[in-house]
Molecule: transfer RNA
Organism: Gemmatimonadota bacterium
RNA sequence: UGGCCCGUGGUGGAAUUGGCAACACGUCUGGCUCUGGACCAGAAGAUUCCAGGUUCGAGUCCUGGCGGGCCAA
Numbered sequence: 001u002g003g004c005c006c007g008u009g010g011u012g013g014a015a016u017u018g019g020c021a022a023c024a025c026g027u028c029u030g031g032c033u034c035u036g037g038a039c040c041a042g043a044a045g046a047u048u049c050c051a052g053g054u055u056c057g058a059g060u061c062c063u064g065g066c067g068g069g070c071c072a073a
Stems, first nucleotide, its partner, number of pairs: 001072007010025003019056001027043005049065005
């Protein structure tokens, strides 16, 4: 320098053909318990890496950028 792949709650990780983002762990609250763990119930937590574009509508499609990984030189 070129090519390919990836980027989604704190972490891992889904989302059919574009239709208002699951689930698990973790965190918080309550119950249970002598206490803790385990178990049960509930809650909070995402500007889906950034900026544009297409569209009635974008996590998803297009363009550019940023970051990470792999390959080539």